[in-house]
Notes
The RNA shown here (transfer RNA) has 68 nucleotides and comes from Hynobius yangi. Rfam family: tRNA. Rfam's curators write: Transfer RNA (tRNA) molecules are approximately 80 nucleotides in length. By type it is a transfer RNA.
C1' cells in the first nucleotide's frame, strides 16, 4: 500500500439485554472472611435499509492479522 477479522456493563462470554466474577447496600458474624438478599452499570460512532437493527449495508474511529 491492498484485503481479512473483531470492537456488547469494571472483566469473560451469550443472545429473549442475560449469565458469571467484581462493585455498592442490607442480613448473618465480637470484628473480617464466606454465604444469602437486593441495587447499579452496557451493544465503538454517524447515516441508511426494515413494520421492527447488537444483528443486514455504507463512511468514519480503534485493535489484531496476512501479503507486497
Nucleotide at each position: 500500500a491492498u484485503c481479512u477479522u473483531u470492537u456488547u456493563a469494571g472483566u469473560a462470554u451469550a443472545a429473549a439485554a442475560a449469565u458469571a466474577c467484581a462493585a455498592a447496600u442490607g442480613a448473618c458474624u465480637u470484628c473480617c472472611a464466606a454465604u444469602c438478599a437486593u441495587u447499579u452499570a452496557a451493544u465503538c460512532u454517524u447515516a441508511g435499509u426494515u413494520a421492527a437493527a447488537a444483528u443486514c449495508u455504507a463512511g468514519g474511529a480503534a485493535a489484531a492479522g496476512a501479503u507486497a

The RNAcentral record of the sequence draws on ENA.
Taxonomically the source falls in Hynobius (Eukaryota, Metazoa, Gnathostomata, Euteleostomi).
Its mean pLDDT, the model's own confidence on a scale to 100, is 84.